[in-house]
RNA sequence: GGCCCCGUGGUGUAACGGUUAGCACGUCAGGUUUUCAACCUGGUAGCGCGGGUUCGACUCCCGCCGGGGCUACCA
Numbered sequence: 001g002g003c004c005c006c007g008u009g010g011u012g013u014a015a016c017g018g019u020u021a022g023c024a025c026g027u028c029a030g031g032u033u034u035u036c037a038a039c040c041u042g043g044u045a046g047c048g049c050g051g052g053u054u055c056g057a058c059u060c061c062c063g064c065c066g067g068g069g070c071u072a073c074c075a
Stems, first nucleotide, its partner, number of pairs: 001071007010025004018055001026044006048064005
């Protein structure tokens, strides 16, 4: 340099192009408990960036950015 894969809260992981982006853990508040843990209720925070297609994009297309893999060249 070429080709391929990946990027969603603090972490892991879903979402046929169509509801307010779901679930688990974490975390915060409350309840329960002699205390802790566990359990119950409620809250919390996310689509890497820019553009395009579309009535509508996390999803499709293009270009970047970041990470990973394979390969070629130089030496």

A computed fold for a 75-nucleotide RNA from a Solirubrobacterales bacterium, annotated as transfer RNA. The prediction has a mean pLDDT of 80. The sequence was found in a public genome assembly. Rfam family: tRNA. About the family: Transfer RNA (tRNA) molecules are approximately 80 nucleotides in length. NCBI's taxonomy places the organism under Bacteria, Bacillati, Actinomycetota, Thermoleophilia, Solirubrobacterales.